[in-house]
RNA sequence: CAAGCAGGCUGGACAGCCGCGCCGGCGGCCCCAACGGGCCGCCGGUGAGGAAAGUCCGGGCUCCAUAGGGCAAGGAUAACGGGUAACACCCGCCGGGGGCGACCCCAGGAAAAGUGCAACAGAGAUAUACCGCCAGCGUAUCCUGUGGGACACGCUGGUAAGGAUGGAAAGGCGGAGGUAAGAGCCCGCCCGACGGUCGGGAACGGUCCGUCGCUGUAAACUCUAUCCGGAGCAACGCCGUGGAGGAGCAUUCAGGUUGACCCGACCGCUCCGAGGAGGCGGCUUGAGCGUGCCGGCAACGGCACGCCUAGAUAGAUGGCUGUCUUAAAUGACAGAACCCGGCUUACAGGCCUGCUUGCUUU
RNA sequence: CGGGGUGUAGCGCAGGUGGUAGCGCACUUGACUGGGGGUCAAGGGGCCGCAGGUUCAAGUCCUGUCACUCCGACCA
Numbered sequence: 001c002a003a004g005c006a007g008g009c010u011g012g013a014c015a016g017c018c019g020c021g022c023c024g025g026c027g028g029c030c031c032c033a034a035c036g037g038g039c040c041g042c043c044g045g046u047g048a049g050g051a052a053a054g055u056c057c058g059g060g061c062u063c064c065a066u067a068g069g070g071c072a073a074g075g076a077u078a079a080c081g082g083g084u085a086a087c088a089c090c091c092g093c094c095g096g097g098g099g100c101g102a103c104c105c106c107a108g109g110a111a112a113a114g115u116g117c118a119a120c121a122g123a124g125a126u127a128u129a130c131c132g133c134c135a136g137c138g139u140a141u142c143c144u145g146u147g148g149g150a151c152a153c154g155c156u157g158g159u160a161a162g163g164a165u166g167g168a169a170a171g172g173c174g175g176a177g178g179u180a181a182g183a184g185c186c187c188g189c190c191c192g193a194c195g196g197u198c199g200g201g202a203a204c205g206g207u208c209c210g211u212c213g214c215u216g217u218a219a220a221c222u223c224u225a226u227c228c229g230g231a232g233c234a235a236c237g238c239c240g241u242g243g244a245g246g247a248g249c250a251u252u253c254a255g256g257u258u259g260a261c262c263c264g265a266c267c268g269c270u271c272c273g274a275g276g277a278g279g280c281g282g283c284u285u286g287a288g289c290g291u292g293c294c295g296g297c298a299a300c301g302g303c304a305c306g307c308c309u310a311g312a313u314a315g316a317u318g319g320c321u322g323u324c325u326u327a328a329a330u331g332a333c334a335g336a337a338c339c340c341g342g343c344u345u346a347c348a349g350g351c352c353u354g355c356u357u358g359c360u361u362u
Numbered sequence: 363c364g365g366g367g368u369g370u371a372g373c374g375c376a377g378g379u380g381g382u383a384g385c386g387c388a389c390u391u392g393a394c395u396g397g398g399g400g401u402c403a404a405g406g407g408g409c410c411g412c413a414g415g416u417u418c419a420a421g422u423c424c425u426g427u428c429a430c431u432c433c434g435a436c437c438a
Base pairs, nucleotide, nucleotide: 001358002357003356004355005354006353007352008351009350010349012324013323014322015321016320017319018318020047021046022045023044024043025042026041027040028039029038030037031036049333053344054343056342057341058340059339060338061232062231063230064229074228075227076226077225078224080092081091082090083089094108095106096105097104098103109223110222114221115220116217117216118215130163131162132159133158134157135156136155137154138153139152141150142149143148171190172189173188174187175186177185191213192212193211194210195209196208197206198205199204236281237280238279239278245272246271247270248269249268255267256266257265258264288307289306290305291304292303293302294301295300363434364433365432366431367430368429369428372387373386374385375384381418389405390404391403392402393401394400411427412426413425414424415423
C1' cells in the first nucleotide's frame, strides 16, 4: 500500500426570530360560602432514539384465580461451567463444520425403548443373488490313451470379493494368510462405539488396555431432563352530572319551576344509587446514569463520590435565517404513549482501536 | 394492546399426511368453414412473496422478514 477479520464511537454544534407540550414564578380577569379552579399575558427551565420499530423472548407492576401440594393436557428450552431479578440473552470452555489466516457458523439431549417414512433408480433399502465367481447333478456336442478333459444349456446350492443403481448397500485399505469360490474367517494399519485407566471442576480429551462393528431421519410421532396459573396501563384505584330503580318524610306551612321583584300559574321533597360518559391518580427516581478504585480470563459484582434526564391523551418536540466544524450536513433508518433487561430487523456518511494475508522499501 | 388468515402461470383457485406442481378461463399453432364465431387436437408459460436453515430430497417442516386482510379489547 492492497484485500480482509473483529470490536467500539458518532448520527452535527452555536446563535437569532416565529410557533407548540410540560413544569415553576409573577400579573390581570372570571367562577366558588370555603377549600380550590379556569382563561389570557410575561419571564425562566425543559422537551425522542440507537434502534423510540417488529412485538419475538424474559421480568417489574396491577387485578383475577389458587389453603398447600400433586397429576393430566398444552407450550417452551436442550453439550458443559459460570453471570443475571429472569431469559430462548451474555461470557468462558468442549465437540462438529467452514476459511491459507485473523476469525466465523451450529435447534449441539436420545435412533441400543417403541412406531412411522426412505420417491425414482437398482437384483436387493434393513433386507437381497440380476450379471459374475465356485461346487454338485442332468442333457447335447467335441477331444482323448478303457481312467478323464473342454464347451454350451438347464436345475439345485454356496458366495457379498468384482460390475451396475443410489444420498445411503452390512466399517475402510492392503495381504503369494485362508477357501471349491469367497467372506473380519485370519493378520497388519486406520476409523467408530462402549467399559476400564490416566488428565480435567465438568462437557470432554489421550501415542494406554479390553470387548464389539450397530443405515439415515426426532425443524416425523415419541422418550428423557428442566421451566411455565391467566390477563394486560384501554391493567387497576379514587371522585362521579343525568336517567332507570330503591328507601324515608309529607300531601297545611315551608320549599321548587316560570331570568330577578310583586301578583298569578304550576308541583311533591330529601337521601341512597352497580356499570357507563367525564375528571384525577397510576406516570416516571429507576434491577437508573457517569467517574474512580477493588475482585474476576470474561460476562459481571462490590465500594465511594457526583448527577436528575419528555410524560402527552387526537396526542408537543416544528419552521426560517446566519456563523462554525466538515469532502458534504437540504437530503440515512426512523417519532416516546406504564417501565426495565435482551434478541431481531432498518440505517447515507464519517472516525478510532486491535489483528490476519499478500506485495514493496529499509 | 392482544389474536388469526392469505401470498402458487396474465386472472380465479387446488395441491398442505415431504418424493419430478396441476385445474378452469385466457394465450400460441394446426384442422374443420368461403370467412368469422364455435368445436376438436397439440403446445408454451411458474425459481410456489423474499432470505436462511433441517433433510438424500422442501410448495409442504423450522426461523427471520415483507405485503395485504380480518377479529377482539368501549359504547347512551
Model confidence (mean pLDDT): 76 of 100. Two RNAs folded together computationally: RNase P RNA and transfer RNA, 438 nucleotides in total.